[in-house]
RNA sequence: UCGGGCGUAGCUCAACUGGCAGAGCGUCGGUCUCCAAAACCGAAGGUUGUCGGUUCAAGUCCGGCCGCCCGAGCCA
Numbered sequence: 001u002c003g004g005g006c007g008u009a010g011c012u013c014a015a016c017u018g019g020c021a022g023a024g025c026g027u028c029g030g031u032c033u034c035c036a037a038a039a040c041c042g043a044a045g046g047u048u049g050u051c052g053g054u055u056c057a058a059g060u061c062c063g064g065c066c067g068c069c070c071g072a073g074c075c076a
Stems, first nucleotide, its partner, number of pairs: 001072007010025004019056001027043005049065005
C1' cells in the first nucleotide's frame, strides 16, 4: 500500500429481506435468612464508532474517515 471481516448497554452477543433497540452475565433495590451465599421479584443503564447520503422510515442500504482482527504485497 491492497483485499476481506468486525464496531449495538460495563462485558459477551442478538435484532428474521429497511418498519417499536433486546437477551444473558454484571450493577442497584426488594423478598427470604441471625448474617451472608443461593434462589425468586423488580429497576437503572444505549446519541447502534464518527461524518454525510438514499428513503415516509436506517442498527440494517451507499460513500468518506477512525479503531481492532485476518490475509497478501513491498522493504535494507
Predicted 3D model of a 76-nucleotide RNA (transfer RNA) from a Pseudomonadota bacterium. The RNAcentral record of the sequence draws on ENA. The coordinates come from a structure-prediction model, not an experiment, and the mean pLDDT is 81. Its Rfam family is "tRNA".